[in-house]
RNA sequence: GGCCCGUUCGUCUAUCGGCUAGGACACAGCCCUCUCAAGGCUGAGAGAGGGGUUCGAUUCCCCUACGGGCUG
Numbered sequence: 001g002g003c004c005c006g007u008u009c010g011u012c013u014a015u016c017g018g019c020u021a022g023g024a025c026a027c028a029g030c031c032c033u034c035u036c037a038a039g040g041c042u043g044a045g046a047g048a049g050g051g052g053u054u055c056g057a058u059u060c061c062c063c064u065a066c067g068g069g070c071u072g
Base pairs, nucleotide, nucleotide: 001071002070003069004068005067006066007065010025011024012023013022018055027043028042029041030040031039048064049063050062051061052060
């Protein structure tokens, strides 16, 4: 250099064009408790960046960035 795959809350992960993007752990508040832990309730928190297709894109296409694999 070429080809292929991947990139979603702090972490892990779901989501075969209809998203108000779901779950677990973690975090915050409240309840419970003499206190802590456990438990219960509630909450905040994410589509790598840009462009295109579409009524509508996390999902399809292109470029870029980053990571991984194979290879001249």
Molecule: transfer RNA
Organism: Verrucomicrobiales bacterium